Context: one part of a larger RNA
RNA sequence: UGACGGAAGGGCACUACCAGGAAUGGAGCCUGCGGCUUAAUUUGACUCAACACGGGGAAGCUUACCUGGAUAGGACACAGGAAGGAUUGACAGAUUAAGAGCUCUUUCUUGAUUCUGUGGAAGGUGGUGCAUGGCCAUUCUUAGUUGGUGGAGCGAUUUGUCUGGUUAAUUCCGAUAACGAUCGAGACUCUAGCCUACUAAAUAGACGUUCCGAUCCUUGCUGUCGGACGCUCUUCUUAGAGGGACACGCGGCGUUUAGCCGCACGAGACAGAGCAAUAGUAGGUCUGUGAUGCCCUUAGAUGUCCAGGGCCGCACGCGCGCUACAAUGAAGGAAUCAGCGUGUGCUUUCCCUGUCCGACAGGACUGGGUAACCCGUUGAACCUCCUUCGUGCUUGGGAUAGGCGUUUGUAAUUAUCCGCCUUGAACGAGGAAUUCCCAGUAAGCGCGAGUCAUCAGCUCGUGUUGAUUACGUCCCUGCCCUUUGUGCA
Numbered sequence: 001u002g003a004c005g006g007a008a009g010g011g012c013a014c015u016a017c018c019a020g021g022a023a024u025g026g027a028g029c030c031u032g033c034g035g036c037u038u039a040a041u042u043u044g045a046c047u048c049a050a051c052a053c054g055g056g057g058a059a060g061c062u063u064a065c066c067u068g069g070a071u072a073g074g075a076c077a078c079a080g081g082a083a084g085g086a087u088u089g090a091c092a093g094a095u096u097a098a099g100a101g102c103u104c105u106u107u108c109u110u111g112a113u114u115c116u117g118u119g120g121a122a123g124g125u126g127g128u129g130c131a132u133g134g135c136c137a138u139u140c141u142u143a144g145u146u147g148g149u150g151g152a153g154c155g156a157u158u159u160g161u162c163u164g165g166u167u168a169a170u171u172c173c174g175a176u177a178a179c180g181a182u183c184g185a186g187a188c189u190c191u192a193g194c195c196u197a198c199u200a201a202a203u204a205g206a207c208g209u210u211c212c213g214a215u216c217c218u219u220g221c222u223g224u225c226g227g228a229c230g231c232u233c234u235u236c237u238u239a240g241a242g243g244g245a246c247a248c249g250c251g252g253c254g255u256u257u258a259g260c261c262g263c264a265c266g267a268g269a270c271a272g273a274g275c276a277a278u279a280g281u282a283g284g285u286c287u288g289u290g291a292u293g294c295c296c297u298u299a300g301a302u303g304u305c306c307a308g309g310g311c312c313g314c315a316c317g318c319g320c321g322c323u324a325c326a327a328u329g330a331a332g333g334a335a336u337c338a339g340c341g342u343g344u345g346c347u348u349u350c351c352c353u354g355u356c357c358g359a360c361a362g363g364a365c366u367g368g369g370u371a372a373c374c375c376g377u378u379g380a381a382c383c384u385c386c387u388u389c390g391u392g393c394u395u396g397g398g399a400u401a402g403g404c405g406u407u408u409g410u411a412a413u414u415a416u417c418c419g420c421c422u423u424g425a426a427c428g429a430g431g432a433a434u435u436c437c438c439a440g441u442a443a444g445c446g447c448g449a450g451u452c453a454u455c456a457g458c459u460c461g462u463g464u465u466g467a468u469u470a471c472g473u474c475c476c477u478g479c480c481c482u483u484u485g486u487g488c489a
Stems, first nucleotide, its partner, number of pairs: 001489002003486003007483007016473002020437005027323003031319004035314002043054002065309007076119005086113001089108002092105003122298003126295003132291001134285003137281003144183001146181001148179002150159003162174001164173002188274004194243002198240004204234003207230002210228006216220001249263005325430001329389006343374001350369003354365004396427001401422005443465008
């Protein structure tokens, strides 16, 4: 100087607690991990900081694993062989999963591209993340970090970097053997809120007048809707440039400092994210890379291609989730409202409308869209209204099975997904324990995207309905600072 203390004093945090809310832990299923099994069940990662993670939803490919088969894409150099032929390819039959001349029989074909050996290249989802780069995660979302000159000390080091107040903050005020500075914090960037002020818009609307059409308990130059037209306009919509908030104003508290609290004016008086220092971890990744050292292998290949299987296997244990256990509900009708997105690549393989067929899934024929133009006013779910059910493992629940029919794909068996009929398991609110969270938040509810030929119970976004309870504390768990003890490094 660190580290540690069941040492003291301050300060802080819903990956801490308190007050609560919603869950997990119990059931069924989905999925990841271990174990077991297996030809193989490829593998990494194991406290926070592994386990719906590797953007990891694997039927083939992927694919690294297993069982078989094939191939040379072994450059180049040297030596040998070789035009009296180095070598290449092949019908048929046998062989084989195979229309692999793979091998064998049989002969044809080719013509210096090759063959044999040595050296040496090149490949590898082979090993090593404890040889590395880069990237990421985390300590650590806290306030921390460093040197120059000066001071102290023999020196390591220390002061600066602080008794106090204040702040989300080493943020400021002030104090002061320190002075003046660096990085971080803040500022900054993006998104969301406000603008009747600017710029505009036949890819957005409004408005107007005339005309046309439809509708009616209001027959109206006056209602509602649609179409045409327009030297009109930009409130709504879109998006550029700007403005706007600074604790500004008032009242308290406070050294009347930094600032805090309340009120008003206001669209906002702690909105959400991104970025993010120094020093580490022998944290993760050689399976992201045509980043990479070394080692291994290299023709009976750990290269590469093909076929089939596996990654999905099931006495069991753990983690993330989905569906439920019903009446605040289920079923059947009716009514009624969003916002993020996306959409045809190499010319058509995408998003779909409309009409018809079909119980449905789906199919056929047209047509629009490379998109504020079409799908699409995305007529979304929960919610609301009416009816039935009446507390019974029940019309709750929908696992597990059987049959049938479509769709995607070369291929669906170990059933891709979907639809119909039948079947109708556990589950009657979950022990100890644990997780997450304070405002348009939790929770309920759907929608879109990523992956995607097909397939969400996942992830990332998005809107809709919308609470209870804090607005505090250091008791538990940790973190930071100061003092102190031990004397571990």
A computed fold for a 489-nucleotide part of an RNA from Parasteatoda lunata, annotated as small-subunit ribosomal RNA, 3' major domain. Taxonomically the source falls in Parasteatoda (Eukaryota, Opisthokonta, Eumetazoa, Araneomorphae). Rfam family: Eukaryotic small subunit ribosomal RNA. Rfam 15.1 lists 75,755 matches to the family in 2,556 species. On this family, see Cannone et al., BMC Bioinformatics 2002: "The comparative RNA web (CRW) site: an online database of comparative sequence and structure information for ribosomal, intron, and other RNAs".